Model confidence (mean pLDDT): 82 of 100. Small-subunit ribosomal RNA, 5' domain from an uncultured prokaryote, 525 nucleotides, folded computationally. Rfam family: Bacterial small subunit ribosomal RNA.

[in-house]
Context: one part of a larger RNA
RNA sequence: GGACGAACGCUGGCGGCGGGCUUAACACAUGCAAGUCGAACGAGAAACCCGGAGCUUGCUCCGGGCGGAAAGUGGCGCACGGGUGAGUAACGCGUAGGCAACCUGCCCUCGAGUGGGGAAUAACCAUCGGAAACGAUGGCUAAUACCUCAUGAUGUCUGAUUCGAACUGCAUGGUUCGGGAUGAAAACUCAGGUGCUCGAGGAUGGGCCUGCGUCGGAUUAGCUAGUAGGUAGGAUAACAGCCUACCUAGGCAACGAUCCGUAGCUGGUCUGAGAGGACGAUCAGCCACACUGGCACUGAGACACGGGCCAGACUCCUACGGGAGGCAGCAGUGAGGAAUAUUGCGCAAUGGGCGAAAGCCUGACGCAGCCACGCCGCGUGGAGGAAGACACCCCUAUGGGGCGUAAACUCCUUUUAUGUGAGAAGAAAGUCCCGACAUGCCCGGGCCUGACGGUAUCACAUGAAUAAGCACCGGCUAACUCCGUGCCAGCAGCCGCGGUAAUACGGAUGGUGCAAGCGUUGUCC
Numbered sequence: 001g002g003a004c005g006a007a008c009g010c011u012g013g014c015g016g017c018g019g020g021c022u023u024a025a026c027a028c029a030u031g032c033a034a035g036u037c038g039a040a041c042g043a044g045a046a047a048c049c050c051g052g053a054g055c056u057u058g059c060u061c062c063g064g065g066c067g068g069a070a071a072g073u074g075g076c077g078c079a080c081g082g083g084u085g086a087g088u089a090a091c092g093c094g095u096a097g098g099c100a101a102c103c104u105g106c107c108c109u110c111g112a113g114u115g116g117g118g119a120a121u122a123a124c125c126a127u128c129g130g131a132a133a134c135g136a137u138g139g140c141u142a143a144u145a146c147c148u149c150a151u152g153a154u155g156u157c158u159g160a161u162u163c164g165a166a167c168u169g170c171a172u173g174g175u176u177c178g179g180g181a182u183g184a185a186a187a188c189u190c191a192g193g194u195g196c197u198c199g200a201g202g203a204u205g206g207g208c209c210u211g212c213g214u215c216g217g218a219u220u221a222g223c224u225a226g227u228a229g230g231u232a233g234g235a236u237a238a239c240a241g242c243c244u245a246c247c248u249a250g251g252c253a254a255c256g257a258u259c260c261g262u263a264g265c266u267g268g269u270c271u272g273a274g275a276g277g278a279c280g281a282u283c284a285g286c287c288a289c290a291c292u293g294g295c296a297c298u299g300a301g302a303c304a305c306g307g308g309c310c311a312g313a314c315u316c317c318u319a320c321g322g323g324a325g326g327c328a329g330c331a332g333u334g335a336g337g338a339a340u341a342u343u344g345c346g347c348a349a350u351g352g353g354c355g356a357a358a359g360c361c362u363g364a365c366g367c368a369g370c371c372a373c374g375c376c377g378c379g380u381g382g383a384g385g386a387a388g389a390c391a392c393c394c395c396u397a398u399g400g401g402g403c404g405u406a407a408a409c410u411c412c413u414u415u416u417a418u419g420u421g422a423g424a425a426g427a428a429a430g431u432c433c434c435g436a437c438a439u440g441c442c443c444g445g446g447c448c449u450g451a452c453g454g455u456a457u458c459a460c461a462u463g464a465a466u467a468a469g470c471a472c473c474g475g476c477u478a479a480c481u482c483c484g485u486g487c488c489a490g491c492a493g494c495c496g497c498g499g500u501a502a503u504a505c506g507g508a509u510g511g512u513g514c515a516a517g518c519g520u521u522g523u524c525c
Stems, first nucleotide, its partner, number of pairs: 001525004006521005013378006019371002021336001026334003030331003035076003040073002048065008083289003092214008102206002107202008115149004124139006155182004163178006187194002215261003222252003227249008264286004268279004291312005314325004342368001344367003350364001351362004381412004393402003417462006426452001432446004469514005474495003481508004490497002
């Protein structure tokens, strides 16, 4: 000198774009943050309409229609999106490869199929238990829920003498043909379609393996029994001590094993001429975690933040028998701290889930609020004006000098401010209507849809009107005098100032620097 997720002191006009718990991965009141589909299914409340009955003549009950809520079965989603950095020195990450050792819902392409039957169960009803959470028993019912039969191959499995034959590869090997066994489905509909099943391929996403790279300590020198390898088996989507039994006695290490400490990694960021050094906030990729520890279930995918079970700590409810909970989601509270924001608006846009769609949900996201936290931009007026005015203040060799074109005054401007008025882009779609077309795809036209927001922006009016501070002035280092103090009080980044003339302390005039900021502190280069 530069930089910062900064903090502190003094000060503070506006706008744009960004940023905002670095500490206690401390504890959390309250609300919201993941639902959706009636075009899979049964059932069906309220409101409304019609009819009938009763009477207290405007209410109750019954039946039918329309209606579609809450709840339930089923499907898809909940493994994404969002948060955090605790752990991790590791194939975790980065980079370059490999899988002849693998999986992949939704999506795309291709081939084939979608036939017949059955038994239940929730909801509901009845009875019962419990303070509650929540259950128990009996009975009824549906399906794209469940089961079974059939059909079926390029799927899977298997086969005697090397099973036989052909082609081929970087090894184990791979591909094709020939026998047998096994083995699938679900319907809905507006009749257009949408689904379902099996197989092949693709795309996307993942899993595993390997080379190289990845902090400090030797005042850590030896470490290791599933340990290292083999055989057989199990497990997995898949290879493998991943697991088990048996066998062998190995394996790692001064090219730093083991142990200890520290730490998420990267793209990047800061600095530097570069080499390098330091860092890893925001944004993006990967990983790990979700009160602490462990475990599996479901599923294409989890060992699953707002799912489950067990144990533990903590908090809450309780009728003492037993239950409930997990903000490192968005706000917000307490605590800690030098220190970090609103319990806001909207799904209008982008994106996501479900749905044929309308649409619903979305604290993702888009916006607004707070904070000079940062960067950038603008303003606090411009021109003229000397009797260099009076006064204050400061200095003085008392003559004067400085503040100072500064002010007054004249002319001008109106960014900004205030008021009035006009007023966006961000929106194009989808649905619907019309046309065209092969009647639904696609295309053209029309209609509708804005949280921000009456915001940005523009015009007009008023009037210099609403807007300057902070640090420093001994040298380094731009900027000096007076007074006070008297090694005191104090200053200080270094050198050093202060003991009676202090340009170094405190005040003042003046000056210098930067400026809505200026200084100080901390950290890095």